[in-house]
Context: one part of a larger RNA
C1' cells in the first nucleotide's frame, strides 16, 4: 500500500422481511453425470456447467465407430507431354455405393492487335505443395462470460514524506450516482455517472392510398360496397412537450428533500441500447485467424452401413396433471408482433369423422393469404369419486414429409387408461401492465419446438422495517499475511 476479520460506524440492491406463484414427491420431454458400447464424437462444470455451442443428429450435418475405396489427393498455386477447346444431358452393365466400362442428345469457351498468342478442360508424370473439428485457450489474436449499470478508475502540476507512498478522491450535507453544494494544500482534467440515440405515453403540422367515414348522395339479405370526403381512428415523417419550471414548509440565504397546483405525463415518466481501470493463467485452437509441435499410401480424402437416439440409476431445466375458481359438450366477443415466389403464403368450393386430399381465386402483400385468436361470456350436463379429474403406456387402421421413416420423423381416428389426491429436509422467481394465467407469430426448417425469440389479452397481492443471510460501496480499527 492493499488483501483479510465469527472488530466497528454508515449505506445500497427481491438480499431478507411482507405478499403472490412454483421447484424438491407423479408422469412425460430435454440436457448433464454415470454406466454400457465397436462406436455412443468433442467441448461447456460454484456462483459464472447442465432446453449450454446446437436458430432444429432418419441420409445429409458428422468431426465417432465398421467395412470397401483413393494417394499430387475432395480443394489451391506452378512445370512437362497428349489430347481436347466448352457446358449440359439420356440410357445400359457390374457394385451396397464410392467407383469403374460402354452409350445417347444438344451446344461449341473468354480476351484479342484478328497474324497468331494467353486462358480452358481432360489424361498422364515428377515435385515443390495440398489437407488436418489432431495437441497445447497454461503461447496468442478476436469474441464473450461474471463482479455490475456497482460507481467507481485514474493522470498532470503542487505540497508532504528520506523512501514504498500519501494529498486530490478524505470531510458536513446530499443523490440512483466520485450527482450536486459547502469546506479543506491544494488546483485542474481525463475514462466511466448523466445527456446527446432508438421505442411506448400526449398534442399540432404535413401526408392520403392499399388503411379511414362524420356530412351529403346511391345501394344491400349484409357491408366503406360505390361516388365523393380529409373530419376522427390510423399509417410515418417533422416539430412541440418535462426544466423542480410554479407555490408553501424543511434545509446553511446551498445542494436538496416534501407538500400542492397545472399537466396525457413530474421530479432519471415507462422500457431498451450503451458495461470504466481492471478480476477470474474464467471460456473459446470444433466459428474464424494464428506461434510452436505433430500425421503424410494417412490422424488426409470418398462412399455405404451403424452410432451421436443406448439404460439398473443419480441431478439439474421445463411440459402435462392431481380438478368444481375446475371438466365436457353447444352458443358466442374481441388482439398484436410478425412471415410469404423457383416453387413461397394460399382463400372459395368439393371430399374425408379427421390429420389430411382435390381445385386452384388472389397476392413479391396497410390490397391477397397465413388468420375463425384463446383465456373471457351465456346456456346445459357432471356434484367430490381417482371421477364425464388426468392422460403416460399400447393395439391397430392412417395422413403427411422426404431417394429413405427398422433402427430413429411428426400428426390423425377407434380402442386402452399408468402413476398422480398438492408433494420431506430444503430451494427457486417476481415491486406493476409486473407476477400469475391465456393464446398467437418468427427464426432455424423438406419434415419435426413441451426450447428459444418476440407478440398482445386477462390482470392481481405486498413492502412494518434493516435485527438477521447473501452480494456490493465508503470511512475507520487490528493483524505474526502482501
Nucleotide at each position: 500500500u492493499g488483501a483479510c476479520g465469527g472488530g466497528g460506524g454508515c449505506c445500497c440492491g427481491c438480499a431478507c422481511a411482507a405478499g403472490c406463484g412454483g421447484u424438491g414427491g407423479a408422469u412425460u420431454a430435454u440436457g448433464u453425470g454415470g454406466u454400457u458400447u465397436a462406436a455412443u464424437u468433442c467441448g461447456a462444470c460454484g456462483a459464472u456447467c447442465c432446453g449450454c455451442g446446437a436458430a432444429g443428429a432418419a441420409c445429409c450435418u458428422u468431426a465417432c465407430c465398421g467395412g470397401c475405396u483413393c494417394u499430387u489427393g475432395a480443394c489451391a498455386u506452378g512445370g512437362g507431354u497428349a489430347g481436347u477447346a466448352u457446358g449440359a444431358u439420356u440410357u445400359c452393365u457390374g457394385g451396397a455405393g464410392a467407383c469403374a466400362g460402354a452409350u445417347u442428345u444438344c451446344u461449341u469457351c473468354a480476351c484479342u492487335u484478328c497474324g497468331g498468342g494467353u486462358g480452358g478442360c481432360u489424361a498422364c508424370c515428377a515435385c515443390a505443395c495440398a489437407g488436418g473439428u489432431g495437441c497445447u485457450g497454461c503461447a496468442u489474436g478476436c469474441c464473450u462470460g461474471u463482479c455490475g449499470u456497482c460507481a467507481g478508475c485514474u493522470c498532470g502540476u503542487g505540497u508532504c514524506g528520506u523512501g514504498a507512498g500519501a494529498u486530490g478522491u478524505u470531510g458536513g450535507g446530499u443523490u440512483a450516482a466520485g450527482u450536486c453544494c459547502c469546506g479543506c494544500a491544494a488546483c485542474g482534467a481525463g475514462c466511466g455517472c448523466a445527456a446527446c440515440c432508438c421505442u411506448c405515453a400526449c398534442c399540432a403540422u404535413c401526408u392520403g392510398u392499399u388503411g379511414c367515414u362524420a356530412a351529403c348522395a346511391g345501394g344491400u339479405a349484409a357491408a366503406g360496397c360505390u361516388g365523393a370526403g380529409a373530419a376522427c381512428u390510423c399509417u410515418g415523417a417533422u416539430g412541440g412537450a418535462a426544466c423542480u419550471g410554479c407555490c408553501g414548509g424543511c434545509g446553511u440565504u446551498a445542494a436538496g428533500c416534501u407538500g400542492g397546483a397545472g399537466g396525457a405525463a413530474g421530479g432519471u415518466g415507462g422500457g431498451g441500447a450503451u458495461g470504466a481501470c481492471g478480476u477470474c493463467a474464467a471460456g473459446u485452437c470444433c466459428u474464424c485467424a494464428u506461434g510452436g509441435c505433430c500425421c503424410u499410401u494417412a490422424c488426409g480424402a470418398g462412399c455405404c452401413g451403424g452410432g451421436c437416439u443406448a439404460c439398473a440409476c443419480a441431478c439439474g431445466u421445463a411440459a402435462u396433471a392431481c380438478a368444481a375458481u375446475g371438466g365436457u359438450g353447444a352458443a358466442u366477443a374481441c388482439a398484436a408482433c410478425g412471415a410469404g415466389c423457383u416453387a413461397g403464403c394460399a382463400a372459395c368450393c368439393c371430399c374425408g369423422c379427421g390429420a389430411g386430399g382435390g381445385u386452384g381465386a388472389g397476392c413479391a402483400a396497410a390490397u391477397c393469404u397465413c388468420u375463425u385468436a384463446a383465456a373471457c361470456u351465456u346456456c346445459a350436463c357432471c356434484u367430490c369419486a381417482g371421477u364425464u379429474c388426468g392422460g403416460a403406456u399400447u393395439g391397430c387402421a392412417c395422413u403427411c414429409u422426404g431417394c429413405a421413416a427398422c433402427u430413429c420423423g411428426a400428426g390423425u381416428g377407434c380402442a386402452u387408461g399408468a402413476a398422480g389426491u398438492u408433494g420431506g429436509a430444503a430451494u427457486c422467481g417476481c415491486u406493476a401492465g409486473u407476477a400469475a394465467u391465456c393464446g398467437c407469430a418468427g427464426a432455424u426448417c423438406a419434415g419435426c419446438a413441451g426450447g428459444c425469440u418476440g407478440c398482445g389479452g386477462u390482470g392481481a397481492a405486498u413492502a412494518c422495517g434493516u435485527u438477521c443471510u447473501c452480494g456490493g460501496g465508503c470511512c475507520u480499527u487490528g493483524u505474526a499475511c502482501u